[in-house]
Molecule: small-subunit ribosomal RNA
Organism: Betaproteobacteria endosymbiont of Centrotus cornutus
RNA sequence: GCUCAGAUUGAACGCUAGCGACAUGCUUUACACAUGCAAGUUGAACGGUAACAAAAGUAUAUUAUUUGUAAUAUAUUUGUUGACGAGUAGCGAACGGGUGAGUAAUACAUUAGAACAUACCUUAUAGUGGGGGAUACCUUAAUGAAAAUUAAGUUAAUACCGCAUAAUAUUCAAGAAUUAAAGCAGGGGAUUUAUUAACAAUAAACCUUGCGCUAUAGGAUUGGCUUAUGUCUAAUUAGCUAGUUGGUAGAGGUAAAGGCUUACCAAGGCUAUGAUUGGUAGUUGGUCUGGGAGGAUGAUCAACCACAUUGGGACUGAGAUACGGCCCAAACUCCUACGGGGGGCAGCAGUGGGGAAUUUUGGACAAUGAGCGUAAGCUUGAUCCAGCAAUGUCGCGUGUGCGAAGAAGGUUUAAGAACUGUAAAGCACUUUUUUUUGGGAAUAAAAAAAUUUAAAUAAUACUUAAAUUAACUGACUGUACCAAAAGAAUAAGUACCGGCUAAUUACGUGCCAGCAGCCGCGGUAAUACGUAAGGUGCUAGCGUUAAUCGGAUUUAUUGGGCGUAAAGGGUGAGUAGGUGGUUUAAUAAGAUUUGUGUAAAAUACUUAAGCUUAACUUAAGAAAUGCAUAAGUAACUUUUAAACUAGAGUUAAAAAGAGGUUGAUAGAAUUCUAUAUGUAGCGGUGAAAUGCGUAGAUAUAUAGAGGAAUACCGAAGGCGAAGGCAAUCAACUAGGUUUAUACUGACACUGAAUCACGAAAGCGUGGGUAGCAAACAGGAUUAGAUACCCUGGUAGUCCACGCCCUAAACGAUGUCAACUAAUUAUUAGGUAAUUAUAUUUAGUAAUGUAGCUAACGCGUUAAGUUGACCGCCUGGGGACUACGAUCGCAAGAUUAAAACUCAAAGGAACUGACGGGGAUCAGUACAAGCGGUGGAUGAUGUGGAUUAAUUCGAUGCUACACGAAAAACCUUACCUACUCUUGACAUGAUCGGAAUUUUAUUGAGAAAUAAAAGUGCCUGAAAAGGAACUGAUACACAGGUGCUGCAUGGCUGUCGUCAGCUCGUGUCGUGAGAUGUUGGGUUAAGUCCCGCAACGAGCGCAACCCUUGUCUCUAGUUGCUAAGUAUAAUUAAUAUACAGAACUUUAGAGAGACCGCUAACGAUAAGUUAGAGGAAGGAAAGGAUGACUUCAAGUCCUCAUGGCCCUUAUGAGUAGGGCUUCACACGUCAUACAAUGGUUGGUACAACAAGUUGCAAGAUCGUGAGAUUUAGCUAAUCUAUAAAGCCAAUCUUAGUCCGGAUUAUACUCUGCAACUCGAGUAUAUGAAGUAGGAAUCGCUAGUAAUCGCGGAUCAGCAUGCCGCGGUGAAUAAGUCAACUGAUCUUGUACACACCGCCCGUCACACCAUGGAAGUAAAUUUUACCAGAAGCAUUUAAUUUAACCUUUAUAUAAAAUUAUAUAAAAGGAGG
Repeated sequence: GCUCAGAUUGAACGCUAGCGACAUGCUUUACACAUGCAAGUUGAACGGUAACAAAAGUAUAUUAUUUGUAAUAUAUUUGUUGACGAGUAGCGAACGGGUGAGUAAUACAUUAGAACAUACCUUAUAGUGGGGGAUACCUUAAUGAAAAUUAAGUUAAUACCGCAUAAUAUUCAAGAAUUAAAGCAGGGGAUUUAUUAACAAUAAACCUUGCGCUAUAGGAUUGGCUUAUGUCUAAUUAGCUAGUUGGUAGAGGUAAAGGCUUACCAAGGCUAUGAUUGGUAGUUGGUCUGGGAGGAUGAUCAACCACAUUGGGACUGAGAUACGGCCCAAACUCCUACGGGGGGCAGCAGUGGGGAAUUUUGGACAAUGAGCGUAAGCUUGAUCCAGCAAUGUCGCGUGUGCGAAGAAGGUUUAAGAACUGUAAAGCACUUUUUUUUGGGAAUAAAAAAAUUUAAAUAAUACUUAAAUUAACUGACUGUACCAAAAGAAUAAGUACCGGCUAAUUACGUGCCAGCAGCCGCGGUAAUACGUAAGGUGCUAGCGUUAAUCGGAUUUAUUGGGCGUAAAGGGUGAGUAGGUGGUUUAAUAAGAUUUGUGUAAAAUACUUAAGCUUAACUUAAGAAAUGCAUAAGUAACUUUUAAACUAGAGUUAAAAAGAGGUUGAUAGAAUUCUAUAUGUAGCGGUGAAAUGCGUAGAUAUAUAGAGGAAUACCGAAGGCGAAGGCAAUCAACUAGGUUUAUACUGACACUGAAUCACGAAAGCGUGGGUAGCAAACAGGAUUAGAUACCCUGGUAGUCCACGCCCUAAACGAUGUCAACUAAUUAUUAGGUAAUUAUAUUUAGUAAUGUAGCUAACGCGUUAAGUUGACCGCCUGGGGACUACGAUCGCAAGAUUAAAACUCAAAGGAACUGACGGGGAUCAGUACAAGCGGUGGAUGAUGUGGAUUAAUUCGAUGCUACACGAAAAACCUUACCUACUCUUGACAUGAUCGGAAUUUUAUUGAGAAAUAAAAGUGCCUGAAAAGGAACUGAUACACAGGUGCUGCAUGGCUGUCGUCAGCUCGUGUCGUGAGAUGUUGGGUUAAGUCCCGCAACGAGCGCAACCCUUGUCUCUAGUUGCUAAGUAUAAUUAAUAUACAGAACUUUAGAGAGACCGCUAACGAUAAGUUAGAGGAAGGAAAGGAUGACUUCAAGUCCUCAUGGCCCUUAUGAGUAGGGCUUCACACGUCAUACAAUGGUUGGUACAACAAGUUGCAAGAUCGUGAGAUUUAGCUAAUCUAUAAAGCCAAUCUUAGUCCGGAUUAUACUCUGCAACUCGAGUAUAUGAAGUAGGAAUCGCUAGUAAUCGCGGAUCAGCAUGCCGCGGUGAAUAAGUCAACUGAUCUUGUACACACCGCCCGUCACACCAUGGAAGUAAAUUUUACCAGAAGCAUUUAAUUUAACCUUUAUAUAAAAUUAUAUAAAAGGAGG
């Protein structure tokens, strides 16, 4: 770094689903919308009457009649009444409802404010007089498809307009000027008028109440405006700005301040505390999470903002630049008679589309609220309700008690049982829920009405207010709730069970199918896949996916780091900034204390209350770390003032230094040139060659030229900021150190941006070039060698000037300051009469305490303890890369991503293993020798090939004369054919028979059929029973050399008879681990000694055991026989017997060897070397004995065994065949190639063993193998010619008298059987082979080599194996290298451990990305062209009632003037 466990969601998907309450429900296309509804209301503003109803009339008809009239029907009239379509007018429509596109500030949150407006409401004052002309509706006419429009005529108002009145309003030049209004409804009858002849009635005046209207001044509410602070990301966006910034007693504009607009003046304003630009985003209360700080988010509810198909614009109005208004443009869409018109669901429902995904074209205005109205009331998809959806939260239920034969079934099993499981069944109960029936709420009180009282009034009307009274009004709903009846009746799933993480087994599958959040699981015994049983978790839900926070101190303010893990800039100077010594006083910005205002409500918290409970709702409280403000405090920081000297600096003296720059000079060496001497080589290498040289090189001597670098001194030494600096002298110059006096008085530290310096290489211009030397050429090396080696050689290296600006530019360690043990060395100074020393400053090094560190290590030169400032890091790769920008002549440098991909990458240390690393040591490992293999022929095993089968296993050392100490049959496992099926073999049941033997037939045989003989043993008086054997029947089972040695036991090989492998306690280490076991010696040995934080112990080593070698004792047959006696035959020799126990020998018991003794070496040890004695001397020789491990080494075919497989066959029997094949390859052996020999004759000496289905003497026969016969021997008694050797003879170097294969013939032996396929004999035949290439094996003494003998297996078959003895050497006494092993050490990116790990190209597939001729679109900026609607202004035209002026007439009046009317002209305002 990745991942998980928690909480959460407007969710979606999978499986499942009983009920209720309360919430929530297009997060995607601000995509397009059919249909319906979502804003009206007022007749108490108006003219009115289209529709409805009432009332009153009129006419006609009918009926009744008391003849007056009444009732009914039809037609008709009247706004008279209730009311009311359309219209005028008022108020509302700017609210309510939706959405989040835009917006990073014209927004939002908090705070403060001044220059404003505010319909309705409210308080107060004043007023409400008198006139006028229009207009809609309507009528008539006209146009059009429609939408709609036009003309003429008529009429009303709370519509519109003058006049009058006018201030505490507005303006002002301070005189003055300007500016309003509307009525409606109810009531009254003291008084008056009109209509009428009069009464009555009606209307008006008048009075009064209420509502309205006008003006002004306040209030309240609401809104507009301004300031401060806060509010995402990118610097690979660094400069932006021209009305831009400010001013004007200039002007305009707005409700209002203001560059808001304009004129003039000035040149400002913003920005590294991030302007400008790009990207993203509605903001907040809150919500989720978190221990908190924070992080993420902005659904529902609430506040603000913005928007209403897209863009622009104004009108009306108190208020809009107006979602359901208007105008214009655009896109889309609908209607059309093609002329033209209509539309805007981001209101509620609903549709299409998009999408993983989100509801009914429902009910009601009953409640709450809103609009209008005096009111009744009307309207209201706001709202209240219902519907749909487990979408969420909360609550309830799916039953309760008893019930063991622990049922059946299922699963497992060690076969006994266990689990499911009191679970079920059964018995007894209950009824929440369910079904049916019955009852049945609350949410509703007001307004209105009536009565009473009060106010007001002339008044008991009217109106208003209060109180009282009895009623009305329910969408939800027959809902909540209550009661009764029935009946366990109607109701459980889902995920998981390898670890993290609660919970396991069986079967299936066999790296397949699949799982998986991470690690990972699956290749035939899967607790991880699938199924089942069981279990665990949650539960009407469970799981998955997506998303957020947490864990993650993994961006670290709280709370991290940078020597080696990512991370100190290459170095310095220094600006801004940050930080800053001591003392005093003041200040009050920070800080701190207390109060005040505010911080909407809701949410969250606490306490109560209401729904049966809870969720939910309601009430109260506390809190809200914030902002503003008032008053204090003065320790600290800031600021101001005054002082100080310890930091810093200046001054004087002194010494040190490869510090820098420039100039001059010096000697050694290389090279070149000239001359001389001189002759054939020189040079170079591992070895060579290219190269140079008879045109005289190299070498030597002398002289000269030129360039570059400075031996010794020289050192862990010195100087410098770093890079770096080295001959000598001179000039100029920077810095540090020490000592001492005086002075300045914090002047300091650090340090983004900036500036300077900055190795080597490289670049530019001009010089220079001795040596060296990229490139290049040649020669070698090599499989190749574009390298290493050699011969040459150009840039370059050098100088001057100018660039480049990077390095493992490293102490991988930024600079400054303070504090914290010592010791040693050294450089430059100082101090001290302890001067061979001590001490003190400033450096440079080594060890080391405390402390730190993951460890390594650091440790007064810190990586310790602290402070100040800067730089940098946040998993690996992609990537010191791309793009962009800056710098550069170029090379390139600086800055610096993302897509995609992996679950790691990395550090330090530990143990191993490894190294063509090091040190030490051992070994037949090599060396020194002897003999072989590899070549030939044969034997034998293996591979391969072949085959019906050639059974199987073993395969580097550690398979291959191995399993197999004997394949003709058998063995035998293989093949072919013929047979058997409870079986060839075991146990159990029933029935029968003793067992057994013989004969005949058939068959290749197994076997089948038939016949005959036979009656045992034990118990018992008998009957009968039993044991063993055997036949038949049926089933449990037998059987398997079938598979898995990678499921195993046991056994075995190998490293290796190598010296190792471990443990306890202690100690050290965060830990893995270490120590011990390392070190110095020594040994065959971790054998022993010494030392040591180790002390001990175990398995191994050694010893104990066996054999051999010497001696002693005991014993004496079948072995022995010296001396003795006897016999044969007189002696000798020999044999036999007696006798003997000396010798040999046999086999029992003992002794013996231990560096014990001497000398030297060593440390006085361990021990080593030499010697003496001794049969044997340093383990005397050989054997048995094999530590912890390693190789998934070998063996399931010795045996045992889990699992799987076969069961009329993969079991069993029989016959024949095969394992014995044969182009070839390999291993192990035998025999040879000859004279150290072959052949012939003669002759001598062993040991270990074996033998009655045996060994067999002797004799006879046979050329021989052998045959016949049978003395002896159950063995120290019998059974054997040992061979090489020795003595003679012959062969004389040849394919032979070597060699013996092969073949032919004839035989022998074993055995039922010798064809496939045995061994041997005789005669004849007489291959290859003349000493073996590369390579390779064994052996160090009675060994190698050579010679024969015996045994096991075995009927027969031995060149193999296991043993035995005979003869009997050579060489080494060492460790350089190779091999194997051991110990220590070192490196490691290995741990399956070098047969490891791992890099790049290519091929194929896939994923992501880029390039590409171009093409299309979007955003922004600048310039220009065209320009709709609209607003403002100007000009022109047309028109104009009330007002003003003029004129005319009339009346009044009579100097002047006033009023009225009419017409015309002009004005004003339209």